Background
The RNA shown here (SAM riboswitch aptamer (S box leader)) has 114 nucleotides and comes from a Bacteroidales bacterium. Its Rfam family is "SAM riboswitch aptamer (S box leader)". Its family is annotated with regulation of gene expression in the Gene Ontology. Lineage of the source: Bacteria > Pseudomonadati > Bacteroidota > Bacteroidia > Bacteroidales.
[in-house]
């Protein structure tokens, strides 16, 4: 790094170091930052994927715990952009154009395989 599976509209921040930038990547728009951004360190929470306990009508359901291994703690994964499907405008198939959804794609995390 690859593959499969699952899951993202909830939830949960102080401090020390640091010094300009951050919100994955391109765009292009909103925001967040000297009242201190990225990172790194500690403390402290959430959350239940892996742990682990019950219960079952044996479904990989459903209930609890939170010692341990991850992950997380602005704004829906910030929001929109392939692709399909549905709407609505040009009379109208092809066409162009619009605005808001659904799928989906891409990314993150997990777990399991390589």
């Nucleotide at each position: 790094g690859a593959u499969u599976u699952a899951u993202c509209a909830a939830g949960a921040a102080g401090a020390g170091u640091g010094g300009a930038g951050a919100g994955a990547c391109u765009a292009g728009g909103c925001u967040c930052a000297g009242c201190g951004a990225a990172a790194c360190u500690c403390u402290a929470g959430c959350a239940a994927c892996c742990u682990u306990c019950c219960c079952c009508g044996c479904g990989u359901a459903g209930g609890g715990a939170g010692u341990g291994g991850u992950g997380c703690u602005a704004a829906u994964a910030c929001c929109u952009a392939a692709a399909c499907c549905g709407g609505c405008u040009g009379a109208a198939a092809u066409c162009a154009g619009c605005a808001a959804g659904g799928u989906g794609a891409u990314a993150a995390u997990a777990a399991a395989u390589u």